Transfer RNA, 74 nucleotides, folded computationally. It matches the Rfam family "tRNA". The family's RNA type in Rfam is transfer RNA.

[in-house]
RNA sequence: AGCAUCGUGGAGCAGUUCGGUAGCUCGCUGGGCUCAUAACCCAGAGGUCGUCGGUUCAAAUCCGACCGGUGCCA
Numbered sequence: 001a002g003c004a005u006c007g008u009g010g011a012g013c014a015g016u017u018c019g020g021u022a023g024c025u026c027g028c029u030g031g032g033c034u035c036a037u038a039a040c041c042c043a044g045a046g047g048u049c050g051u052c053g054g055u056u057c058a059a060a061u062c063c064g065a066c067c068g069g070u071g072c073c074a
Base pairs, nucleotide, nucleotide: 002072003071004070005069006068007067010026011025012024013023020057028044029043030042031041032040050066051065052064053063054062
């Protein structure tokens, strides 16, 4: 090089089937509760969905190329 699969907040993942508000758990920040801490409760910040281009009124999702990870094969 070839084939398969994956890339989405700090971490782990869902969402792709059927294009139509970007979500869950943990973590982080603030507040509540407590004598205090943990636990628990409430709220908030954090993503231009690997990159570029195409199709479309509209793309995380469809199409193409490229980049990177993992696995398989001689």

Its mean pLDDT, the model's own confidence on a scale to 100, is 81. RNAcentral holds the sequence, with entries from ENA. The same sequence occurs in records of 2 taxa.